Context: one part of a larger RNA
RNA sequence: GCGUGCUUCGGCAUCUGCGCGCUCCGGACGCUGGCUUGUGGGCUCCUCAUUCGACCCGUCUUGAAACACGGACCAAGGAGUCUGACAUGUGUGGGAGUCAACGGGCACGGAAACCCAUAAGGCGCAAGGAAUCUGAUUGGUGGGAUCCCCCCGAGGGGUGCACCGCUGACCGACCUUUAUCUUCUGAGAAGGGUUCGAGUGUGAGCAUACCUGUCGGGAUCCAAAAGAUGGUGAACUAUGCCUGAACGAGGCGAAGCCAGAGGAAACUCUGGUGGAGGGCCGCAGCGAUACUGAAGUGUAAAUCGUUCGUCUGACUUGGGUAUAGGGGCGAAAGACUAAUCGAACCGUCUAGUAGCUGGUUCCCUCCGAAGUUUCCCUCAGGAUAGUUAGAGCUCGCGUGCGAGUUCUAUUGGGUAAAGCGAAUAAUUAGAGGCCUCUGGGACGCAACUCCCUCGAACUAUUCUCAAACUUUAAAUAGGUAGGACGGCGCGACUACUUCAUUAAGCCGCGCCACGGAAUCAAGAGCUCCGAGUGGGCCAUUUUUGGUAAGCAGAACUGGCGAUGCGGGAUGAACCGAAAGCCAAGUUACGGUGCCAAAAUGCGCGCUAACCUAGAUCCCACAAAGGUUGUUGGUCGAUUAAGACAGCAGGACUGAGGUCAUGCAAGUCGAAAUCCACAAAGGAGUGUGUAACAACUCACCUGCCGAAUCAACUAGCCUCGAAAAUAGAUGGUGCUUAAGCGCGCGACCUACACCCGGCCGUCGGGGCAAGUGCCAGGCCCUGAUGAGUAGGAGGGUAUGGCGGUCGCUACAAAACAUUGGGCACGAGCCCAGGCGGAGCGGCCGUCGGUACCGAUCAUGGU
Repeated sequence: GCGUGCUUCGGCAUCUGCGCGCUCCGGACGCUGGCUUGUGGGCUCCUCAUUCGACCCGUCUUGAAACACGGACCAAGGAGUCUGACAUGUGUGGGAGUCAACGGGCACGGAAACCCAUAAGGCGCAAGGAAUCUGAUUGGUGGGAUCCCCCCGAGGGGUGCACCGCUGACCGACCUUUAUCUUCUGAGAAGGGUUCGAGUGUGAGCAUACCUGUCGGGAUCCAAAAGAUGGUGAACUAUGCCUGAACGAGGCGAAGCCAGAGGAAACUCUGGUGGAGGGCCGCAGCGAUACUGAAGUGUAAAUCGUUCGUCUGACUUGGGUAUAGGGGCGAAAGACUAAUCGAACCGUCUAGUAGCUGGUUCCCUCCGAAGUUUCCCUCAGGAUAGUUAGAGCUCGCGUGCGAGUUCUAUUGGGUAAAGCGAAUAAUUAGAGGCCUCUGGGACGCAACUCCCUCGAACUAUUCUCAAACUUUAAAUAGGUAGGACGGCGCGACUACUUCAUUAAGCCGCGCCACGGAAUCAAGAGCUCCGAGUGGGCCAUUUUUGGUAAGCAGAACUGGCGAUGCGGGAUGAACCGAAAGCCAAGUUACGGUGCCAAAAUGCGCGCUAACCUAGAUCCCACAAAGGUUGUUGGUCGAUUAAGACAGCAGGACUGAGGUCAUGCAAGUCGAAAUCCACAAAGGAGUGUGUAACAACUCACCUGCCGAAUCAACUAGCCUCGAAAAUAGAUGGUGCUUAAGCGCGCGACCUACACCCGGCCGUCGGGGCAAGUGCCAGGCCCUGAUGAGUAGGAGGGUAUGGCGGUCGCUACAAAACAUUGGGCACGAGCCCAGGCGGAGCGGCCGUCGGUACCGAUCAUGGU
């Protein structure tokens, strides 16, 4: 204030809503503090489990997970260094010069560092020549950045650095022609040359630092077999000598001797005694044959057991002594000489050398090979070129220059093919007959007569061929050109050449611009210096040797090596496709029953496979030859005038045809192969007989009622088809497939393609002088990212020193963390713990600076 009610019209009361103020309450959002909490978040860390992927590192190698080598584990040590000379590059200081360091000097100063020059010396400023010696003047021209002028511009004119090309001149050497002078030895003006020079032509060096590289040094580290030199050893063992020691038992029984017997004797015989012997058996001793025994981290770096050899001798053995390393000693084995011997041991030269083996230590980014040429007492290696990294330089933004391309023009060739009735060489077959010739023959006395004939040769044909044959002759590949450095015209010059101002070259002037094929990228050209490599291998095609090879040797191209990813189950090289980190989509090769992502999809055929169906490039095998398994095709026949098959009937006469034969009647055999009757029946397809017979077939007919038969061909299947642990279409399994052959569209998936974001690298463009600093910066934009050997750039870490700024007993470093964060990474920072005295950032500088490997060295387990 409006509405309603009452009204004394002043107002009062009431209800609902609005506005303003104040107060209070609630909600939402934002900021902030405290507390609490959680199946909360996290590109954090650890452990366990599951799914998928996934062979052990290092190394040499074409190739390693390798039945190739090194490697139990850990700590700490451990390998391209320093120096001289040189080369390129880069930086700095002087600059036609430059350089302290031989020496000297004073003050702050007892100077490694400061200062000094009458200088000396090095390099440079002059070269050439073996040397005596002699000894260089801004030339011209084409291309050229820049700058200037004219011009609206296009364009035109001038200037022309560095550098590049061409061409003169000068210096020295060499060759050559010499005037002149002169002691006859020299001096030497002026010329010429298609010769040589690390020269001149208005200088660019010197000193110093660093990177990289080369050579010499221990030369990246470890390691020989050897060589030289000086010593020490004979306690082991070899042999000699001296001096000592030991050898039991048994058996055989030499000489000599004794006794007996015999005998004339010589002497012989028998029985004893005796105790010889490089004699026998065998103990000790010494040795060492067999078990190829035991042992074999032993008792033992050679032993033990049993067995075995020898055992009075060339025996065994103690001590002493002698012989010493190209030497000894050797009953000889190259044995032995101190666990060492086809030349001992120790030290030194010595860190000897090794084209050979092994090892060689942090990160990221960019580029990125070779195994080929030539030479080498070269073949396990080097040099050289190639390949490749880096550092630059000169030009270039609209037309030059360029190209693993095409086109046009032109050009060289002798491969493929073709040819052999074209040459050369090879080669098959007939044919022909005027002549020629060898051989054989007929007529003939004979004939260089005539005739026949086999050949040769000839003629016209025919068959087959050639890396070292070819008339012809490709494809592919190769060279050159596609314009201003050109074209045309005119005029000079020239030692060569021509009859000739002819020809060629060069110089000058003038004219000609539609820029003289296409396409492509934006860059093109040039210089210097360096590493690695110099074992290669595979595939398609071509190709040589070889019976062949996962064999050996070449060519073109592409790969592997050096390279991951998807597929081929597995796999260096095959197919697909090359890779920063994320996310989405789509594909390749290959797949889609299950293992295992995706149709037990659709359509049409084929295939039945019991020693053992089949199943996807390389590729992990199978052939010749067969098959009435089945499915197609080609071709030729038969068939409603009745085929084929099945069942049934006939299958005869002349006549037992002729010949031959012992026999042959259809049928051992030979030559003929007719006729009659018939629907049809062979002078006979087989069985059979001694010969006949008999049966059967061809052929005809009946029943039946519709298709049938042969040859060839090729799909799948099948036979051919046998090997040693049990076994592989990848497995399971699969049969109108989950096999084989066609077709259709769907789906699956690689780091490929496409899109977006981020990171790095490379390129292009832009940004100022005020109003903080960062151009080693900021902004915009495009392309791109594999990598062994190797190169380059930028970083990380570490010890010492200098400068500067800091931390620290209120706790430094180290250590550990089953806490957090940053960086692509090497690594860094923080937190709490432990610890108890030093430590760090930045700018410089120096290096004994980074470990998983070396049968690494030492220590530990």
The prediction has a mean pLDDT of 81. The part of an RNA shown here (large-subunit ribosomal RNA, domain II) has 861 nucleotides and comes from Capsicum baccatum. Rfam family: Eukaryotic large subunit ribosomal RNA. Its family is annotated with structural constituent of ribosome and ribosome in the Gene Ontology. The literature on the family includes a 2001 paper in Science by Yusupov et al., "Crystal structure of the ribosome at 5.5 A resolution".